[in-house]
Formats: sequence, C1' cells, structure tokens
RNA sequence: CGGGGAUUGGCGCAGUUGGCUAGCGCACACGCAUGGGGUGCGUGGGGUCGGCAGUUCAAGUCUGCCAUCCCCGA
Repeated sequence: CGGGGAUUGGCGCAGUUGGCUAGCGCACACGCAUGGGGUGCGUGGGGUCGGCAGUUCAAGUCUGCCAUCCCCGA
C1' cells in the first nucleotide's frame, strides 16, 4: 500500500427481506428461600447500536468517508 472481517449496556453475543417498546447470558442492585455463606428463584437499573454525513415516511440493519482491532497479500 491492496483485499477481507469485526465494532450493539461493565464483559461476551443475537438482532431474518429496513418497520412496531433494541434483546439474551454473565456481572450489578433489591427481594424471597438459608442461622449465615454458597447456591437457586423472582424483580429491577443500565446501551441510541465506534464517529460524521447521505438515502428513506422510517436506519443497529442500506451507501460514502473516517477511527480502532484482527486476518490475508505485496
């Protein structure tokens, strides 16, 4: 330098052909069970989807540029 992939709550991930409140597991807080802990069950808080633009009635999802990381090639 060229090609490809990834970026979504603290962490790991899902999100079907653009549509209805953006979810799951772990973690966290609270409650119940226990003498207490571990553990189990229930409830709850927390993200605007890497950034900036564009398309559209509508974008996590499509397009362009940029950033970071990974892989391949030179």